Transfer RNA from Parcubacteria group bacterium GW2011_GWA2_40_23, 74 nucleotides, folded computationally.
Rfam family: tRNA. Rfam describes the family as follows. Transfer RNA (tRNA) molecules are approximately 80 nucleotides in length.

[in-house]
This record gives sequence, structure tokens and C1' cells, in this order.
RNA sequence: GGGCGCGUAGCUCAGUUGGUUAGAGCGCAGCACUGAUAAUGCUGAGGUCGGAGGUUCGAUUCCCCCCGCGCCCA
Repeated sequence: GGGCGCGUAGCUCAGUUGGUUAGAGCGCAGCACUGAUAAUGCUGAGGUCGGAGGUUCGAUUCCCCCCGCGCCCA
């Protein structure tokens, strides 16, 4: 330098042939339970969906560029 894939909550990931509230598990906070923990149950907080632009009535999803990471080729 070329090709392919990935980037979504603190961590691991799902999601969407473009549509009405963006989710799960773990973790975190509170409450219940307990003599007290743990476990369990309930509730809650936490996201510019990597960044900018474009298409569209509407973009996490499609297109282009950039950034980062991984693999392959040279």
C1' cells in the first nucleotide's frame, strides 16, 4: 500500500430486508428477606449506537470519507 471483518450501557454481546419506547446477561445503587452476610426477588440509574457528511418523510440499519482494533496479501 491492497482486501476482509469489527466498533451499540462500566464489561460480554443481541438487534434491525430503514419505522413508532434501543435491549439482554453480568456489574452498580436502593428496597424486601436475614441476627448479619451471601443467595433470591422487586425497582432504578447508566447510551450523541466510533466521528463527520449524504440519501430519505424517517438512519443504529443504506452510501461515501475519516479514526481505532483484528486477520490475510504484498
Record summary: It was read from a public genome assembly. The coordinates come from a structure-prediction model, not an experiment, and the mean pLDDT is 81.